Record summary:
The RNA shown here (SAM riboswitch aptamer (S box leader)) has 108 nucleotides and comes from an Acidobacteriaceae bacterium. Its mean pLDDT, the model's own confidence on a scale to 100, is 83. It was read from a public genome assembly, where an Rfam model found it.
[in-house]
RNA sequence: GUUUCAUGCAGAGUGGUUGAGGGACGAGCCCUGUGACGCCACGACAACCUGCCUGGGCAAUCCAGGAGUAUGGUGUCAACUCUUGCCCGGAGACGGGGAACAUGAGAU
Numbered sequence: 001g002u003u004u005c006a007u008g009c010a011g012a013g014u015g016g017u018u019g020a021g022g023g024a025c026g027a028g029c030c031c032u033g034u035g036a037c038g039c040c041a042c043g044a045c046a047a048c049c050u051g052c053c054u055g056g057g058c059a060a061u062c063c064a065g066g067a068g069u070a071u072g073g074u075g076u077c078a079a080c081u082c083u084u085g086c087c088c089g090g091a092g093a094c095g096g097g098g099a100a101c102a103u104g105a106g107a108u
Base pairs, nucleotide, nucleotide: 001108002107003106004105005104006103007102008101013042014041015040016039017038021031022030023029025085026084027083028082043077044076045075048073049072052066053065054064055063056062081100086097087096088095089094
């Protein structure tokens, strides 16, 4: 990089550094010199995997379930994934689905 599955209406920020952009892309709307993005430190959130417990299994790097003041690995900490883009329903407001994107775990 490609692909499969799961999740995306909840949650969580301070300081330092830098100095003009950022929110994936188009459109919109928004954040930003009362300091963006990035980086660093510390902290927090969450619970995907690991670890732990129970059951199955001859067994496994296997399968199912569970707990947590969360061991380790990721991830995240403006706005529903900020809204929308394609399809369906609806007079509209809006609703449902999809695509895309993001993250995790697996395969290649």